Predicted 3D model of a 526-nucleotide part of an RNA (small-subunit ribosomal RNA, central domain) from a marine sediment metagenome. Rfam family: Eukaryotic small subunit ribosomal RNA. Its family is annotated with structural constituent of ribosome and ribosome in the Gene Ontology.
[in-house]
Context: one part of a larger RNA
RNA sequence: CUGCAGUUGAAAAGCUCGUAGUUGGAUCUUGGGCUCAGGCCGGGCGGUCCGCCGCGAGGCGUGCACUGCCGUCCUGGCCUUCCUCUCGGCUUUCGCCCGGUGCCCUUAAUUGGGUGCCAGGAGUGGCCGGAACGUUUACUUUGAAAAAAUUGGAGUGUUCAAAGCAGGCCUCGCGCCUGAACAGCAGAGCAUGGAAUAAUGGAAUAGGACCCCGGUUCUAUUGCGUUGGUUUUCGGAACUCGAGGUAAUGAUUAAGAGGGACUGACGGGGGCAUUCGUAUUGCGGUGUGAGAGGUGAAAUUCUUGGAUCGCCGCAAGACGAUCGACUGCGAAAGCAUUUGCCAAGAAUGUUUUCAUUAAUCAAGAACGAAAGUUAGAGGAUCGAAGACGAUCAGAUACCGUCCUAGUUCUAACCAUAAACGAUGUCGACUAGGGAUCAGCGGGCGUUAUAUACGACCCCGUUGGCACCUUACGGGAAACCAAAGUUUUUGGAUUCCGGGGGAAGUAUGGUUGCAAAGCUGAAACUU
Numbered sequence: 001c002u003g004c005a006g007u008u009g010a011a012a013a014g015c016u017c018g019u020a021g022u023u024g025g026a027u028c029u030u031g032g033g034c035u036c037a038g039g040c041c042g043g044g045c046g047g048u049c050c051g052c053c054g055c056g057a058g059g060c061g062u063g064c065a066c067u068g069c070c071g072u073c074c075u076g077g078c079c080u081u082c083c084u085c086u087c088g089g090c091u092u093u094c095g096c097c098c099g100g101u102g103c104c105c106u107u108a109a110u111u112g113g114g115u116g117c118c119a120g121g122a123g124u125g126g127c128c129g130g131a132a133c134g135u136u137u138a139c140u141u142u143g144a145a146a147a148a149a150u151u152g153g154a155g156u157g158u159u160c161a162a163a164g165c166a167g168g169c170c171u172c173g174c175g176c177c178u179g180a181a182c183a184g185c186a187g188a189g190c191a192u193g194g195a196a197u198a199a200u201g202g203a204a205u206a207g208g209a210c211c212c213c214g215g216u217u218c219u220a221u222u223g224c225g226u227u228g229g230u231u232u233u234c235g236g237a238a239c240u241c242g243a244g245g246u247a248a249u250g251a252u253u254a255a256g257a258g259g260g261a262c263u264g265a266c267g268g269g270g271g272c273a274u275u276c277g278u279a280u281u282g283c284g285g286u287g288u289g290a291g292a293g294g295u296g297a298a299a300u301u302c303u304u305g306g307a308u309c310g311c312c313g314c315a316a317g318a319c320g321a322u323c324g325a326c327u328g329c330g331a332a333a334g335c336a337u338u339u340g341c342c343a344a345g346a347a348u349g350u351u352u353u354c355a356u357u358a359a360u361c362a363a364g365a366a367c368g369a370a371a372g373u374u375a376g377a378g379g380a381u382c383g384a385a386g387a388c389g390a391u392c393a394g395a396u397a398c399c400g401u402c403c404u405a406g407u408u409c410u411a412a413c414c415a416u417a418a419a420c421g422a423u424g425u426c427g428a429c430u431a432g433g434g435a436u437c438a439g440c441g442g443g444c445g446u447u448a449u450a451u452a453c454g455a456c457c458c459c460g461u462u463g464g465c466a467c468c469u470u471a472c473g474g475g476a477a478a479c480c481a482a483a484g485u486u487u488u489u490g491g492a493u494u495c496c497g498g499g500g501g502a503a504g505u506a507u508g509g510u511u512g513c514a515a516a517g518c519u520g521a522a523a524c525u526u
Base pairs, nucleotide, nucleotide: 004497006495007478008477012494014367016365017364021360022359023358026252031080032079033078034077036076037075038074039073041071043070044069045068046067047066048065049063050061051060052059053058084132086130087129088128089127090126091125094123096121097120099118100117101116102115103114104113105112136199137198138197139194140193142191143190151183152182155165156164167177168176169175170173209246210245211244213242214241215239216238217237218236219235257357258354259353260352262349266345270342271341272340273339276320277319280316281315282314283313284312285311286310287309291302292301328335329334372413373412374411375410376409377408382406386402387401388400389399424493425492426491428485429484431469432468433467436464437463438462439461440460441459442458443457445456446455447454473480474479499526500525501524508519509518510517511516
């Protein structure tokens, strides 16, 4: 590993990218034939033999009997569809050609035929050896090899047994007989058969394969009476130099895998700028005139120096009501006034293009609510800390009044959340429904006064966010179309958990200005 779990019991990294790693779509030789060889079944149809019946013709039956044909299954061989190539030796396994020769038959005739023997030649088959080369592995079969003791296990009456490797038999001595098996022994290595499965390689700028011819360079034997020199032919080697020929000459397909191009739309996706809205608070003007705030009730608080309230204005900084939804977009965090600009994106459509380019991912990286930190800007509201008023046995709280940091923006850090769907990502399959959003295809019809490519409406189809009903299925259940396809257990891949506490603590390392983050125990206890 086979073979555990991860919604809620311990548990999926907040999210995305990404290298190593792991894994990776389909496709190239299948099928047919011989009536070949061997075996199995004796299955079917017979024949001979045998037995019984019958005068006979013939009929019936069974068989460790013999046998013919057909058939099922298994193994092998051959052909379609050929062997690596060459050299040497052995064997002749075969058939063919030529020569000599024996025998038989034949002819006028060594004329012709048949059958043997010997030698030779060119082939062909088998065995052995050498040389040159051959895509390479994984996998699997068989074998050799792999100490014994141990283990399993055969035999054997240690009196039984655990053991031991002994022992048994008879005529009892010149006795006889038998055992001391076998199996197993991961990997790896060696040899060997197989060629499915999984990798890998080959011919694309042909510097490709095979064949033939020519050229250039080198080389040596024989021969031209001998020796030497030079040179040609022939033989051998090298160069790849040239020309030509042969071939079906050589590029698989275009994945309900992926990337790219195009396409008209779509979206509260992002960035920058711009613009609007009321509210709140403050201020100014004006009006009124005794209370106003606030609460369970009050008080702190503000008020004739005019509070609260009404009207007219101004300013500031936040925020974006209603529309607003089991709706949209975004990797997540998240995103909602208008308009402009900038780049990006899923999905749809496509008889477009490339052709495996892919999936998931240690290391590494980007983003990452709120709070917090640093430096500026800004400070309307709200408001940790703090102060006060209440409540209360007490109240360092809940309620109320004020208010600092903060809340907002810019520039940098931090890297955590119940960062939740408490549910990794990719792929396949398994069930019915009606809505909805985006795109596309089609269509009776409705609408305006007329045009439709508009808006509605209907049908279909891809891709989303969800929902409803069931349970073939799962689950401890709640429940779940995934949390199903799981003891009928294996699609690919990453992370992570192993009783409760101590403890996400101590210590070490590392990151950070800090706060803290990441990594992360044990003793002890239960």